[in-house]
Molecule: transfer RNA
Organism: Myxococcales bacterium
RNA sequence: CGGGACGUGGCGUAGUCCGGUAGCGCACUUGACUGGGGGUCAAGGGGUCGGAGGUUCAAAUCCUCUCGUUCCGA
Numbered sequence: 001c002g003g004g005a006c007g008u009g010g011c012g013u014a015g016u017c018c019g020g021u022a023g024c025g026c027a028c029u030u031g032a033c034u035g036g037g038g039g040u041c042a043a044g045g046g047g048u049c050g051g052a053g054g055u056u057c058a059a060a061u062c063c064u065c066u067c068g069u070u071c072c073g074a
Stems, first nucleotide, its partner, number of pairs: 001073007010026004020057001028044006050066005
């Protein structure tokens, strides 16, 4: 320098192909059961998708640029 993959609550991930309310597990908070811990059950809070711009009625999803990690090639 060229090409590819990945980036989504605290952590790990689904959703992207084919645009239509951002979900799941763990963790966290509150309550119940328990003498307590642990465990189980119920309820709840937390992300607008790495960043910027564009297309669209509507973008995590499509297009462009860009940042980070990583792989391949030179």